[in-house]
Two RNAs folded together computationally: RNase P RNA and transfer RNA, 435 nucleotides in total. Its mean pLDDT, the model's own confidence on a scale to 100, is 75. Rfam match: Bacterial RNase P class A. Gene Ontology terms of the family: ribonuclease P activity, dimeric ribonuclease P complex and tRNA processing. By type it is a ribozyme.

RNA sequence: GAGUCGGCCGGGUGGCCGCACCCUGGGCCCGCCCCCGGGCGGGGACCAGCGGUGAGGAAGGUCGGGGCUCCGCAGGGCAGGGUGCUGGCUAACGGCCAGUCGGGGCGACCCGAAGGAAAGUGCAACAGAGAGCAGACCGCCGAUGGCGGGCGACAGCCCGCACAGGCAAGGGUGAAACGGUGCGGUAAGAGCGCACCAGCGACCGGGGUGACCCGGCCGGCUCGGUAAACCCCACCCGGAGCAAGGCUGAACGUGGGAGACGGGUGGCCCGCCCGCCCGCAGGGCACUCCCCAGGUAAGCCGCUGAGAUGGAUGGCCACCUCGCCCCUCGGGGCGAACAGAACCCCGCCUACAGGCCGACUC
RNA sequence: GCCGGAGUAGCUCAGCUGGUAGAGCAGCUGAUUUGUAAUCAGCUGGUCGGGGGUUCGAUUCCCUUCUCCGGCU
Numbered sequence: 001g002a003g004u005c006g007g008c009c010g011g012g013u014g015g016c017c018g019c020a021c022c023c024u025g026g027g028c029c030c031g032c033c034c035c036c037g038g039g040c041g042g043g044g045a046c047c048a049g050c051g052g053u054g055a056g057g058a059a060g061g062u063c064g065g066g067g068c069u070c071c072g073c074a075g076g077g078c079a080g081g082g083u084g085c086u087g088g089c090u091a092a093c094g095g096c097c098a099g100u101c102g103g104g105g106c107g108a109c110c111c112g113a114a115g116g117a118a119a120g121u122g123c124a125a126c127a128g129a130g131a132g133c134a135g136a137c138c139g140c141c142g143a144u145g146g147c148g149g150g151c152g153a154c155a156g157c158c159c160g161c162a163c164a165g166g167c168a169a170g171g172g173u174g175a176a177a178c179g180g181u182g183c184g185g186u187a188a189g190a191g192c193g194c195a196c197c198a199g200c201g202a203c204c205g206g207g208g209u210g211a212c213c214c215g216g217c218c219g220g221c222u223c224g225g226u227a228a229a230c231c232c233c234a235c236c237c238g239g240a241g242c243a244a245g246g247c248u249g250a251a252c253g254u255g256g257g258a259g260a261c262g263g264g265u266g267g268c269c270c271g272c273c274c275g276c277c278c279g280c281a282g283g284g285c286a287c288u289c290c291c292c293a294g295g296u297a298a299g300c301c302g303c304u305g306a307g308a309u310g311g312a313u314g315g316c317c318a319c320c321u322c323g324c325c326c327c328u329c330g331g332g333g334c335g336a337a338c339a340g341a342a343c344c345c346c347g348c349c350u351a352c353a354g355g356c357c358g359a360c361u362c
Numbered sequence: 363g364c365c366g367g368a369g370u371a372g373c374u375c376a377g378c379u380g381g382u383a384g385a386g387c388a389g390c391u392g393a394u395u396u397g398u399a400a401u402c403a404g405c406u407g408g409u410c411g412g413g414g415g416u417u418c419g420a421u422u423c424c425c426u427u428c429u430c431c432g433g434c435u
Base pairs, nucleotide, nucleotide: 001362002361003360004359005358006357007356008355009354011320012319013318014317015316016315017314019054020053021052022051023049024048025047026046028043029042030041031040032039033038034037056338060349061348063347064346065345066344067343068241069240070239071238080237081236082235083234084233085099086098087097088096089095100114101112102111103110104109115232116231120230121229122226123225137171138170139167140166141165144164145163146161147160148159149158150157151156179197180196181195182194183193184192198222200219201218203216204215205214206213207212245301246300247299248298254293255292256290257289258288259287262270263269264268271285272284273283274282321336322335323334324333325332326331363434364433365432366431367430368429369428372387373386374385375384381418389405390404391403392402393401411427412426413425414424415423
């Protein structure tokens, strides 16, 4: 000098004024009691106090989980959703810590939804010969059969073609083409054989709680990708949310009961409408009072060592801290990140001016 | 505060199980007409809200974030 990781602060001190809630005291109002002046209880608009408390690391997004409340529920399963290496922590989690494996970086270190693809189904456009136990375009070969020619001692040999055929080394396509290198082998080739390496599987020994690691031996030589595609396996999950929910509870109206005013008529009876020839039965409408039911308006609780229900947590001055600008070098001016609780808590993610501390790497 | 939904062309919308993103209206050019409209033919126009991941490959699948809309006393 360039970086990596972890933790912390996120303005400080003093003065003045202001805001919200609580406490204490005073004053006001209401109710009750009595020995008539006090006592007790309650209420909220008022006032005062050298009284107390008063935003954050994210209060944010509302992503995961828990407390709390209501509803549902014998138990188990299906469906649906979520999580997914191992061990531990936690009330729980998709969180945290430690480790394993894989990838990246020279390194400190970082990242990983990281079970199963030999349980099954599906998908792979375009290109390409062939895309799933595949395939032959260019290419290589002429062993075997065939055709043509030549030689011949008549057994056969040689040359050519590439018709049948053999091959997959090389070229080419693609994101991906059924191990890599070398030697042998062959007509040409090929794990066809061998050596080494990579990978898979079975077995054995050792270490670890475990994921897994180390070593040995054998096998066929190789069995591709995708599960943030369906699916399989293991584990977990009842639903809704403080606008949950609980208590008190008007006005109007509904249901039940009683009755008056008024009218006709002496005592007594009852209103109006529909319906009917009329009346009864039936239905509807209307006045006053009382009682009951309900759970609306409203209030209270839930509600908090901040606790509102139009939402408080602020402003000014002085000094110090930091950044920028100006200038007669000592001062002056401007500015102070993201953002602000609303039932509480544990996490995650996102935003953030600037500063401090510690460890480590090149 | 709580619970849901949607972002694709200038506008309104398709695009269901991943494979070069389409339609209608609008715009431009040409034809038709004396001219315009209508009609016909053709063309232009896309960070699929942003970022990251899975995959050979993402508008689509997953995570995160931004914006907008709706419902509940």